A computed fold for a 323-nucleotide part of an RNA from a Candidatus Moraniibacteriota bacterium, annotated as large-subunit ribosomal RNA, domain IV.
Its Rfam family is "Bacterial large subunit ribosomal RNA". Rfam links the family to the GO terms ribosome and structural constituent of ribosome.
Taxonomically the source falls in Candidatus Moraniibacteriota (Bacteria, Bacteria candidate phyla).
It was read from a public genome assembly.
Context: one part of a larger RNA
Formats: sequence, C1' cells, structure tokens
RNA sequence: CCUUCGUUAAGGAACUCGGCAAAAAAACUAGACGUAAGUUCGCGAAAUGUCUUUCCUGUCCGCAAGGGCAGGACGCAGUGAAAAUUUCCCAAGCGACUGUUUACCAAAAACACAGGUCUCUGCAAACCCGUAAGGGGAAGUAUAGGGGCUGACACCUGACCAGUGCUGGAACGUUAAGGGGGGUGGUGAGAGCUAUUCCUUGAAGCGCCAGUGAACGUCGGCGAUAACUAUAAUCGUCCUAAGGUAGCGAAAUUCCUUGUCAGGUAAAUUCUGACCCGCAUGAAAGGUGUAACGACUUGGGAACUGUCUCAACGAAGGACCCG
Repeated sequence: CCUUCGUUAAGGAACUCGGCAAAAAAACUAGACGUAAGUUCGCGAAAUGUCUUUCCUGUCCGCAAGGGCAGGACGCAGUGAAAAUUUCCCAAGCGACUGUUUACCAAAAACACAGGUCUCUGCAAACCCGUAAGGGGAAGUAUAGGGGCUGACACCUGACCAGUGCUGGAACGUUAAGGGGGGUGGUGAGAGCUAUUCCUUGAAGCGCCAGUGAACGUCGGCGAUAACUAUAAUCGUCCUAAGGUAGCGAAAUUCCUUGUCAGGUAAAUUCUGACCCGCAUGAAAGGUGUAACGACUUGGGAACUGUCUCAACGAAGGACCCG
C1' cells in the first nucleotide's frame, strides 16, 4: 500500500453528479395507548409517535397457568447476554395496480394488464401453418373467434372526407382474351390457308358518385381598430378540406433561457406555485386529473453518521523477508 472489519475528540453532508457507502432506527410472534392530510371508504397505517417489560407486598378475577389494579425495592441498564429485526416525513414527474424484459453492461417512464373502441368473421367462419392431404382456430359458434389502436378509475374525447385508404353504388366512360360482322392484301384453278384493318359485343379494375377519423392524416397569413399609453372584444382582406375546441402549458415538449414574478436558502442554472409571445402542447400515436402501488426519476427536510473538515489507531488476510 491492497482486501475485509472495528473504534474515534469537536463538527454533522461542509463530501459528492447524487447522502454513493456507512451509520442510525428497530425484534422473532411482545403488551397497552395513539395515529394526519388525502381517499376509489378498501385504504393511507406497523403512518409519524408515547408508555410498559425485573423483583416484593396487598387485593381482585381464574381450577391452574396467568392476568388486572394499588403501593413499594434495587441498578447505568429489567426483550439487562446471544440471536433476530421496516429509518421516517414533505412535494413533484411518469406509469393505475400484482406482473414481464435486454441469460452475461439497461428492470425502466419500456412490455403486459383488466377496461375502452374500431374492424373482420354465419361456421366447410375469418385468420394462421402446409405444394397437398391435413391441422390449428375449436371438440368453440357473434356474451364466440381473429386483427389494429388505446390502456384501472373520474371528467371528457372538438373541426376537416380536399389528398390517401377502406366501404357502398352501378347509370355512363375506358378496357384484355374471347364471340359476332364487314373490308383489304398475299397465295391458289377453286375450296381454302394466311396477313392486316374497321365496326360491334365484352369482366374485374380504373375513371365517376357517395359515405367513413377511437381510418393514414391535417387543424393559416397579412393589415387596421377603444377618450393617456398599452392591448385588441371588433373590422377588413387573402388563402384553405377545415383553420387547434375543452384542457394543459418555459412542460420527460421552451430555441432565445439561468424567460418574468412568488416560495424555499445567508446565497439555488435544480425544485415548487403562478404567468403565457406554445422556436415546435392538445384530445384513444388519447387530453386533463387521480387514492393506492414503485429496488423508477427529481427537489426539500428529520434522524444519523469517518462521506467530509482531516485524518488517527487497532484486527485478520495479502503484499514484503526467510525457508
């Protein structure tokens, strides 16, 4: 010096990206009391927290073991050792939850989920595997099965069908092979063979006409205007299929930006609450809330400590020396 431990004056997170690590709290299966906000009334909750625990005497209950009450005794200490054993609180984000995952750098806010919704499917089902036979679906039958999206619950889920997709329509247009008919050329004695052209008929598809957004998606610009100023309820104009509604908002989204104000600190680019000129939020690629839950992420606090000020000592095993 390394590894693993133990102790430490005063201070107590000043360490650090960050309380990482350690310490602290605390029993198994203790007893009694007590317990907030919030809440989906189940929870939250072992919330946070307080007291008791040995022995003696009396008394009450009890068959007893033991328990209750009152008084007293001793000690630093009464679960007197050992073992065993949640630290807690406040606030925010995300995801409702239990669960699942990158075997060997990621456990999460990712996946799943119950629930919601759209769509397909009438059974020899749709769909999937297979060249097929056949099999799964299913020894099921629309309260069933497949696929897509969303993701408990609560309140909700706005506008646009112009483009693309899907569904429906069948009048018209277009249109292949094929069918019908006519002409022309070559050849041939002819029958015919052959080449070519025109007319007509001719399905799906496409065109066309509608519908459809919890289908793919999209959801404006400029100028002016109120009796201080500022701002613009209002007006004009251009474009569009329609111009972003309710909500939320410097956000897991805000470039400018450490936006501005307030709170917390002596001091805070983080955090919380507001504001709203949203570079580039927004409603099932769901919007906004939300009790409970989380080895999740962020900020603050209590307790506690060698994380630190600032290091010291001790133990065991290495390292080192001898063999």